[in-house]
C1' cells in the first nucleotide's frame, strides 16, 4: 500500500511557538485572532492489543488493576451522498420527516 475482521450515539484539555485556516471528498452546516491547522510538553479517556492476578484440582473458557503499545480529548464518523420501505404535502415527480441496508471515512487487530 492491499486483504479480512471489529468498532464507530459514550468518554476524555491545557500551557507554550507561531499565526489563516479548519471539519477525508462534494454540497451544507459549523468551528476559528476571544487564535485555524501544525510543532512541543504536560494532564486525560479507555476503543484494540499486551496483562502480573483472581477464577478453576489443574487447565482450557470467563474476569481483569497497574505499567506498556496503538489511538483518542468541537459537533452522532457534524449532516446527507447509492439503494429500499413508511409518514405527510402536493399531483406524477419532486419537497419533508423517520427507519432499514450498503458505499466511503476513521482507528484497531491480523494476514501479506
Nucleotide at each position: 500500500g492491499a486483504u479480512u475482521u471489529a468498532u464507530a450515539a459514550a468518554g476524555a484539555a491545557g500551557u507554550g511557538c507561531u499565526g489563516a485556516g479548519a471539519g477525508a471528498c462534494a454540497g451544507g452546516c459549523u468551528c476559528u485572532a476571544u487564535g485555524a491547522a501544525g510543532c512541543a510538553c504536560u494532564a486525560g479517556c479507555a476503543a484494540c492489543c499486551u496483562g502480573g492476578c483472581c477464577c478453576c484440582c489443574c487447565a482450557a473458557a470467563g474476569g481483569a488493576a497497574a505499567a506498556g503499545g496503538u489511538g483518542c480529548u468541537a459537533a452522532c464518523u457534524c449532516c446527507u451522498g447509492u439503494c429500499c420501505c413508511c409518514g405527510a404535502u402536493a399531483g406524477a415527480u419532486a419537497u419533508c420527516g423517520g427507519g432499514g441496508a450498503g458505499c466511503a471515512u476513521a482507528u484497531g487487530a491480523a494476514u501479506u

The RNA shown here (SAM riboswitch aptamer (S box leader)) has 112 nucleotides and comes from Flammeovirgaceae bacterium UBA7330.
It matches the Rfam family "SAM riboswitch aptamer (S box leader)". Rfam describes the family as follows. The SAM riboswitch is found upstream of a number of genes which code for proteins involved in methionine or cysteine biosynthesis in Gram-positive bacteria.
The prediction has a mean pLDDT of 77.